[in-house]
Context: one part of a larger RNA
RNA sequence: UUGGGUUUAGAGGGUGCGUACGCUGUUUGUUAAGUCACGUGUGAAACACCGCACCUCAACUGUGGAAUUGCCUUUGAUACUACCACGCUUGAAUACUGUAGCCGUGGGAGGAAUGAGUAGUGUAGCGGUGAAAUGCAUAGAUAUUACUCAGAACACCGAUUGCGAAGGCAUCUCACGAAGCAGGCAUUGACGUUGAGUCACGAAGCGUAGGGGAUCAAACAGGAUUAGAUACCCUGGUAGUCCACGCAGUAAACGAUGAUAACUAACCGUUGGCGAUAGACAGUCAGUGGCCAAGCGAAAGCGAUAAGUUAUCCACCUGGGGAGUACGACCGCAAGGUUGAAACUC
Numbered sequence: 001u002u003g004g005g006u007u008u009a010g011a012g013g014g015u016g017c018g019u020a021c022g023c024u025g026u027u028u029g030u031u032a033a034g035u036c037a038c039g040u041g042u043g044a045a046a047c048a049c050c051g052c053a054c055c056u057c058a059a060c061u062g063u064g065g066a067a068u069u070g071c072c073u074u075u076g077a078u079a080c081u082a083c084c085a086c087g088c089u090u091g092a093a094u095a096c097u098g099u100a101g102c103c104g105u106g107g108g109a110g111g112a113a114u115g116a117g118u119a120g121u122g123u124a125g126c127g128g129u130g131a132a133a134u135g136c137a138u139a140g141a142u143a144u145u146a147c148u149c150a151g152a153a154c155a156c157c158g159a160u161u162g163c164g165a166a167g168g169c170a171u172c173u174c175a176c177g178a179a180g181c182a183g184g185c186a187u188u189g190a191c192g193u194u195g196a197g198u199c200a201c202g203a204a205g206c207g208u209a210g211g212g213g214a215u216c217a218a219a220c221a222g223g224a225u226u227a228g229a230u231a232c233c234c235u236g237g238u239a240g241u242c243c244a245c246g247c248a249g250u251a252a253a254c255g256a257u258g259a260u261a262a263c264u265a266a267c268c269g270u271u272g273g274c275g276a277u278a279g280a281c282a283g284u285c286a287g288u289g290g291c292c293a294a295g296c297g298a299a300a301g302c303g304a305u306a307a308g309u310u311a312u313c314c315a316c317c318u319g320g321g322g323a324g325u326a327c328g329a330c331c332g333c334a335a336g337g338u339u340g341a342a343a344c345u346c
Base pairs, nucleotide, nucleotide: 004317005316006315007300008299012314014201015200016199022193023192025088026087028085029084031082033081034080035077036076037075039073041071042070049065050064051063052062053061091191092188093187094186096183097182098181099180103177104176105175106174107173108172109171110154114150115149116148117147118146119145120144121143125136126135162169163168205247206246207245208244210243211242216240220236221235222234223233258313259312260311261310262309263308267290268289269288270287271286272285273284274283295302296301319346320345321344328339329338330337331336
């Protein structure tokens, strides 16, 4: 390079917006660049190929042909690609009318629980475990009643439910903001798709001579267990967990399944619209589940939410270890991240 692949064997980028590039609906016409056809010129000879001839044959040699698949150019063709022009409405977008939502940001409010404080009642235990002990308690604990304070999280509803590009998002309420879906078909008229770089977002985590600190809890201390026990169990407990502002840029960031578009039997649920009404059934669009036809698959399985049949674009893979290491570069305060080998070995 040709070819083959990427759910689980190696392989889909964590996610989105989007630049370049690639690809791109439909009618008619223009041009004729790509494309196709005829012709001219050129494409040296030798060699190689085919025929014939000559040395008795062959090699050798001679001669003719074909070939030289290319390039330039002339004249044509116009289906496809391309250019230009006028259009079209199905793709896309906008507007209108409805509509559901744990979608985001910033305020305000609430109750249960937990812990603490004060006061009352009350007395000897409480707590914890497999069993115990450390621990707490006559300086009155645990339990119980009342009042007060603090911080964090929102039981039930709650569900293969819903929303979001992903990460993720759940008490109630207000304001602001965003995306979606449906309907009719009003407007624009291909405005689309993918997307190397770029930019933005991105759980947990880390930082601050910041705040806050109820719970839980790395580290740490003690008690157990054990041959030992730097653990599992128990009693405590600091960072952290929360807020603000930064850093970081990684996760089994998973559906281990890239995005977009089209096509390919049924059946059973469910969410949000629309339509229809006999209030029974059943239709349609957008989601979300189950089971399966065809088909696919090494199988497990997938199966209109494809891993089926196709098209376009991007990313990635090429035996195991060495190694996501070394070196270099870039980024970072650091921890480290991104890119990413080889020797050697099996």